[in-house]
RNA sequence: AUUGAAAAAGGCAAACCUACUCAAAGGUAGGGACGCAAAGCCACGAGCCUAAGGUAUGUUUCUUCAUUUUUUCAUACUAUGGUAGUCGGGUUGCCGAAA
Numbered sequence: 001a002u003u004g005a006a007a008a009a010g011g012c013a014a015a016c017c018u019a020c021u022c023a024a025a026g027g028u029a030g031g032g033a034c035g036c037a038a039a040g041c042c043a044c045g046a047g048c049c050u051a052a053g054g055u056a057u058g059u060u061u062c063u064u065c066a067u068u069u070u071u072u073c074a075u076a077c078u079a080u081g082g083u084a085g086u087c088g089g090g091u092u093g094c095c096g097a098a099a
Base pairs, nucleotide, nucleotide: 002097003096004095011036012035016031017030018029019028020027021026034085040091041090042089044088045087046086047083048082049081053078054077055076056075057074058073
């Protein structure tokens, strides 16, 4: 550096349930195993999830001679939030095989 057929020592843990946390997505801990040879680690690229905040549009009400702005509500867009068990990339590494 290549590789994961058989084996051994072990490891991780999807869905779901409980608790905590978060605006949400999600995360953490315990239980639990669908799977995983990097299902160890890193959000760098693409994808996907979410939309608090922001932006745009619309609506309602109040006020007013009339309106604007702000606020409420609805819709759309948006990552600065996530996902490493979506893929690529980076990085480290156990056991075995063969050279």
Predicted 3D model of a 99-nucleotide RNA (c-di-GMP-I-GGC riboswitch aptamer) from Evansella sp. AB-P1.
Its Rfam family is "c-di-GMP-I-GGC riboswitch aptamer". Gene Ontology term of the family: cyclic-di-GMP binding.
Its mean pLDDT, the model's own confidence on a scale to 100, is 87.
NCBI's taxonomy places the organism under Bacteria, Bacillati, Bacilli, Bacillaceae, Evansella.
The model forms 95% of the base pairs in the Rfam consensus.
The sequence was found by an Rfam model in a public genome assembly.